[in-house]
Transfer RNA from Thermogutta sp., 73 nucleotides, folded computationally. Its mean pLDDT, the model's own confidence on a scale to 100, is 84. Lineage of the source: Bacteria > Planctomycetota > Planctomycetia > Pirellulales > Thermogutta.
RNA sequence: GGGGCGGUAGCUCAGUUGGGAGAGCGCUAGAAUCGCACUCUAGAGGUCGGGGGUUCGACUCCCCUCCGCUCCA
Repeated sequence: GGGGCGGUAGCUCAGUUGGGAGAGCGCUAGAAUCGCACUCUAGAGGUCGGGGGUUCGACUCCCCUCCGCUCCA
């Protein structure tokens, strides 16, 4: 320098006809308990790596770019 894969909540990740942003764990509050843990209920938490484009509408399609892993040279 070129190719491939990945980047989504604090962490691990899902998200296929382009239209609802989600799960588990963690966190907060409540219930239950004499109390803690477990359990149950509710809630908070997101520039979907960044910028631009297409579209009525983009995590999703296109272009550029940053970061990580990997292959070739």